[in-house]
Context: one part of a larger RNA
């Protein structure tokens, strides 16, 4: 030294578990800001930090509803000092206070700082003071009138933020074409600028085919057809069926009356606290009873969760029934007002059925269609009719024929999406999984920045978290004590291999 058995460290993989996660259904919400958002800074408690609240009135004031025994946030207990049946703590509603930055808006800024003007005030301290728009009104050039500019009051105007959804602008390239350029990837992705809870589109100058249909948008089928294409890769309709939904309408301009998406009163559902809410006991095993046994109830409640193991009946719930001073959705009625009653209205005057338009020529673009025989739209450029006895379309273009009437305008649903509330539900995961994050995670670090970004869950019912002795400077351990259990002792369930002690045997 090795091998076996035996006992232990080390370690933390299984196994149970679940505070958190992932997919979904229904339903609501679909916005928030100059009455200062979203997001921070600082601060605030009887005590020192984080974290939540909150805001110099600071874990809170006031009201007004609901609740009914405690109660002074969490991590986190003990102290102190107090509040509460004269109803606290909590819960909802509405309301006051809300420091500094932040569109940040008195002027500056290296965000949370620094400097000011006016105005009320002894001070201490409060308002107010950016731009752009809109209305009024006062001024007021070049230049007579005017304008254009200046000033002044007045707007709950507009600005910034949002997750995705939608239109509009601009607009890639990898990539495929087995190489590449036309072409594809694709009007993707990025940017930009706009809106609403949905946008958008929309009531025929549409289609169709000699039959006829009748607004748009989405689904399904024509159909991967017709076509289109270095006729390669690729691309890829449309009538027309069948479904969801279903709806139709107005006209200009000036004035004049007036108002905007009405209020204001009641009334009903609902939503924003909430309230009742049936129905067990004994024995045995055990640290425990909800388990076995024996005898019982209740059910419009045997969804579920909790309690020392597996409970309908022990707690919270659960069917069920029932609730609002306030606020708020949506409907009804009624007043008020007159543009508001389901109405897009009335009256005068003056126009009127859409002119640099259609359509044409040149470059593009969009159409499933790459210029093609390319019609159709759009439109940088030059041009350019007609006037219902007219026009436009029917895939070059003429004729006949059949439809429709452009160059102004609104429009609900059916369709997209989910930051987000609320319920429910999973042959979805179970701490290397499942969100990067079950734990104070967009932390900690890491980078000049842009940005990248972790690890880290479990004692036990209950701390009963171990008084007191002993050994030790400590740590840490021995006894003692709690527990069912301490090899459950805080490095704490379970406790696997690696790994590394100990004993014994052999074996050299």
């Nucleotide at each position: 030294u090795g091998c076996a058995u035996g006992u232990g460290g080390u370690g933390g993989a299984u196994g149970c578990c679940u505070u958190g996660g992932c997919g979904a259904u229904c339903a609501c919400a679909g916005g928030c800001g100059a009455u200062g958002a979203a997001g921070g800074a600082c601060g605030u408690u009887g005590c020192a930090g984080c974290g939540u609240g909150c805001g110099a009135a600071a874990a809170g004031c006031c009201a007004c509803g609901g609740g009914g025994a405690g109660c002074u946030c969490g991590c986190a207990a003990a102290c102190a000092a107090g509040c509460u049946u004269u109803g606290a703590u909590c819960c909802g509603u509405g309301g006051a206070u809300g420091u500094c930055c932040g569109a940040a808006u008195g002027g500056g800024g290296a965000a949370a700082c620094c400097c000011g003007g006016c105005c009320c005030g002894c001070a201490a301290g409060g308002g107010u003071c950016a731009c752009u728009c809109c209305c009024a009104c006062c001024u007021g050039a070049a230049u007579a009138c005017a304008u254009a500019g200046g000033g002044u009051g007045g707007g709950u105007a507009g600005a910034g933020c949002g997750a995705a959804c939608c239109c509009g602008g601009u607009g890639a390239a990898c990539u495929g074409a087995a190489a590449c350029a036309u072409c594809u990837a694709a009007g993707u992705a990025g940017c930009c600028g706009g809106a609403g809870g949905a946008a958008c589109a929309g009531a025929a100058a549409u289609c169709a085919a000699c039959c006829g249909a009748g607004a748009u948008u989405c689904c399904g089928a024509a159909a991967g057809u017709a076509g289109u294409g270095g006729c390669g890769a690729g691309c890829g309709a449309a009538a027309u069926c069948g479904g969801a939904a279903g709806a139709g309408c107005c006209u200009g301009c000036a004035c004049a009356a007036u108002u905007u998406a009405a209020c204001c009163a009641u009334u009903a559902c609902g939503c924003u606290a909430g309230c009742a809410g049936a129905g067990c006991g004994g024995u045995c095993u055990g640290g425990a009873a909800a388990g076995a046994c024996c005898g019982g109830c209740c059910a419009u409640a045997g969804u579920g969760g909790g309690u020392g193991a597996u409970a309908g009946c022990c707690c919270c719930g659960u069917a069920u029934g029932c609730g609002a001073a306030a606020g708020c959705c949506u409907g009804g009625u009624g007043g008020u007002g007159g543009a508001a009653c389901u109405g897009a209205g009335u009256g005068u005057g003056c126009g009127a059925c859409a002119a640099g338009u259609a359509g044409g020529g040149c470059g593009g673009g969009a159409c499933a269609c790459g210029u093609g025989a390319a019609a159709u739209c759009c439109u940088g450029u030059c041009u350019g009719a007609a006037g219902a006895u007219g026009g436009g379309g029917g895939g070059a273009c003429c004729a006949u024929c059949c439809u429709c009437c452009a160059a102004g305008g609104c429009u609900a649903a059916a369709u997209a999406c989910u930051c987000g509330u609320g319920a429910u539900c999973g042959a979805c995961c179970g701490a290397u999984a499942g969100u990067g994050a079950a734990c104070c995670a967009g932390u900690a670090c890491c980078g000049u920045g842009a940005g990248g970004g972790a690890a880290a869950g479990g004692c036990g019912a209950a701390a009963a978290g171990a008084a007191c002795c002993c050994c030790g400077g400590g740590a840490g351990g021995g006894g003692a004590g709690u527990g069912a259990a301490a090899u459950a002792g805080a490095u704490c369930c379970u406790g696997a291999a690696a790994c590394c002690g100990c004993a014994u045997g052999c074996a050299u």
Molecule: large-subunit ribosomal RNA, domain I
Organism: Rhodocyclaceae bacterium